RNA sequence: AAUUUCGUAGGGGAUGGAGUCCCUCGCGCAUCCGCCCUUGGGCUAAUGACUCCUGCCGGAAA
Numbered sequence: 001a002a003u004u005u006c007g008u009a010g011g012g013g014a015u016g017g018a019g020u021c022c023c024u025c026g027c028g029c030a031u032c033c034g035c036c037c038u039u040g041g042g043c044u045a046a047u048g049a050c051u052c053c054u055g056c057c058g059g060a061a062a
Base pairs, nucleotide, nucleotide: 010025011024012023013022016053017052018051019050020049021048034043035042036041
């Protein structure tokens, strides 16, 4: 210097995936798990925030 093997890299932030940042919990039966209402139902949003992709809704053009 190269190769091989083993070990290590936490969870969460109301619906999918990735990156970055922020917040939060803590090894967990922890943190987290939206709002309104007449409790029968109804409503917004794929983000915690930003960007991109996918899906969905509306409009326009080819």